[in-house]
Context: one part of a larger RNA
RNA sequence: CUGGGCGUAAAGCGCGCGUAGGUGGUUUGUUAAGUCAGAUGUGAAAGUCCACGGCUCAACCGUGGAAGAGGCAUUUGAAACUGGCAAACUUGAGUACUGGAGGGGGUAGUGGAAUUCCCGGUGUAGAGGUGAAAUUCGUAGAUAUCGGGAGGAAUACCGGUGGCGAAGGCGACUACCUGGACGAUUACUGACGCUGAGGCACGAAAGCGUGGGGAGCUAACAGGAUUAGAUACCCUGGUAGUCCACGCCGUAAACGAUGGGCACUAGGGAUAGGGGGUGUUGAUCCCUCCUGUCCCGGAGCUAACGCGUUAAGUUCUCCGCCUGGGAAGUACGGUCGCAAGAUUAAAACUC
Numbered sequence: 001c002u003g004g005g006c007g008u009a010a011a012g013c014g015c016g017c018g019u020a021g022g023u024g025g026u027u028u029g030u031u032a033a034g035u036c037a038g039a040u041g042u043g044a045a046a047g048u049c050c051a052c053g054g055c056u057c058a059a060c061c062g063u064g065g066a067a068g069a070g071g072c073a074u075u076u077g078a079a080a081c082u083g084g085c086a087a088a089c090u091u092g093a094g095u096a097c098u099g100g101a102g103g104g105g106g107u108a109g110u111g112g113a114a115u116u117c118c119c120g121g122u123g124u125a126g127a128g129g130u131g132a133a134a135u136u137c138g139u140a141g142a143u144a145u146c147g148g149g150a151g152g153a154a155u156a157c158c159g160g161u162g163g164c165g166a167a168g169g170c171g172a173c174u175a176c177c178u179g180g181a182c183g184a185u186u187a188c189u190g191a192c193g194c195u196g197a198g199g200c201a202c203g204a205a206a207g208c209g210u211g212g213g214g215a216g217c218u219a220a221c222a223g224g225a226u227u228a229g230a231u232a233c234c235c236u237g238g239u240a241g242u243c244c245a246c247g248c249c250g251u252a253a254a255c256g257a258u259g260g261g262c263a264c265u266a267g268g269g270a271u272a273g274g275g276g277g278u279g280u281u282g283a284u285c286c287c288u289c290c291u292g293u294c295c296c297g298g299a300g301c302u303a304a305c306g307c308g309u310u311a312a313g314u315u316c317u318c319c320g321c322c323u324g325g326g327a328a329g330u331a332c333g334g335u336c337g338c339a340a341g342a343u344u345a346a347a348a349c350u351c
Stems, first nucleotide, its partner, number of pairs: 003323004007305002012319001014202001016200002021195003025089007033082002035078008048066007092192001093189004098183002104178007111155001116150007126137002163170002207248006216242002221237004259318003263314002267296011300307002324351003333344004
């Protein structure tokens, strides 16, 4: 529980598409469901209030009257607003033409640097590693250096407080396929919009299944050190894994710890993409418009910190979520999963 909230105190679903539902621009006409007004009926009695009366008073009781009764039904009207119907509009939304930007996604191919390994040359006794060492490698020729080869993974500089994407995320180059956003100019459609319970799709890393691949790194594991001990930190090795294909998993401090959309409300600076204008007429520069990103800051807000036209300001609209701490994101049950587990989600008891 008709309340108040959700950046950090409990609380925004990880993110999108979208069904039902909720909600919705401007004008005219009409309707009268909502709405508003009148009338009628009903809304038992008891109860409440007033008056009078009965028990010796009172409580209590009786009689009459009044008020009240959220409302409901029928009926007559009103037509501003909401809704319905009809017609129309262009500002919301969308489409076409056109232009440039981008690590947006997918597939195939190519390149260079580096590590490791193999072969060969030169060459000799050390090399590695550390706080210091040792395990380790090396006279069967290591380390170093030169030439050749193999293979896997990642793409220095550019690189940015920068770009793109709904989020997760995306960074060498080339080609092909493909999504979105933005600017500009007209033209077109004519509210087609917003949100979104369920549902569906995507979703880092780790993990799982099958088959490949395996250079480096490296859970586990082994050894060497350190230490009182050292199941660690440091060192030498090293397997799953990391990589690819296909299929699962569906979670993260999935964070801006801030749901989506429209509108409104001082400025200053920087930067990315595009357009217009002055001038040079070659660019830089200056002014300005739109879109994005970042810093500072006013009003306002906030418990404060801080936020501040990318709001946590001022309003509306839709969804999600919270309701003292622990027990507990647990048990049981359901659903999903090969499993790991995920999701939904209590109570006793206790403070």
This is a predicted structure of a 351-nucleotide part of an RNA (small-subunit ribosomal RNA, central domain) from an uncultured prokaryote. Its mean pLDDT, the model's own confidence on a scale to 100, is 90. Its Rfam family is "Bacterial small subunit ribosomal RNA". Rfam links the family to the GO terms structural constituent of ribosome and ribosome.